Annotation
The prediction has a mean pLDDT of 83. This is a predicted structure of a 73-nucleotide RNA (transfer RNA) from a Lachnospiraceae bacterium. The RNAcentral record of the sequence draws on ENA and MGnify. The same sequence occurs in records of 2 taxa. Rfam family: tRNA. Rfam describes the family as follows. Transfer RNA (tRNA) molecules are approximately 80 nucleotides in length.
């Protein structure tokens, strides 16, 4: 130095060709036990890496830039 793919919640990853952000595992609170384990119910948690564009509307297209992964030189 050019070329691909990743980047979404605390941790693993969905999100099917633009319109509702979610799941599983954790974390909290209650329930059933004498109690713990186990279960069931419920909550809390996200500037969707950062920035700009296009659109009535972006996790989703376009352009830049960060980082890690891999090819090529």
């Nucleotide at each position: 130095g050019g070329g691909g793919c990743a980047u979404u919640a605390g941790c693993u990853c969905a999100g099917c060709c633009g319109g509702g952000a979610g799941a599983g595992c954790g974390u909290c609170a209650g329930g059933u036990u004498c109690g713990c384990a186990a279960u069931c119910u419920g909550a809390a948690g996200g500037u969707c890496a950062g920035g700009g564009g296009u659109u009535c509307g972006a996790u989703c297209c376009c352009c830049c830039u960060a980082u890690g992964c891999u090819c090529c030189a």